[in-house]
This is a predicted structure of a 74-nucleotide RNA (transfer RNA) from Aurantibacillus sp. It matches the Rfam family "tRNA". About the family: Transfer RNA (tRNA) molecules are approximately 80 nucleotides in length. The coordinates come from a structure-prediction model, not an experiment, and the mean pLDDT is 80. The RNAcentral record of the sequence draws on ENA.
């Protein structure tokens, strides 16, 4: 320089064909259990989906630009 994959709580990841789909698991923080910790049980806080715009009644999901991170190429 082209091309190509990914951006989703604090951390990893899932979300299939656009519709009741904002979810796992680990962490936090309350609470029970224990003589106490840890392990275990419940329970909660935490998200607008990288950013902007577009199509649609309806966008994490499908179109375009930007960004940022990875690989391949020259």
């Nucleotide at each position: 320089u082209g091309c190509g994959a990914u951006u989703u709580g604090g951390a990893g990841c899932a979300g299939u064909u656009g519709g009741u789909c904002a979810g796992c698991u680990c962490g936090c923080u309350u609470g029970g259990c224990u003589c106490a910790u840890a392990a275990c049980c419940a329970a909660g806080a935490g998200g607008u989906c990288a950013u902007a715009g577009g199509u649609u009644c309806g966008a994490g999901u499908c179109c375009u630009a930007u960004a940022a991170u990875c690989g391949c190429u020259a």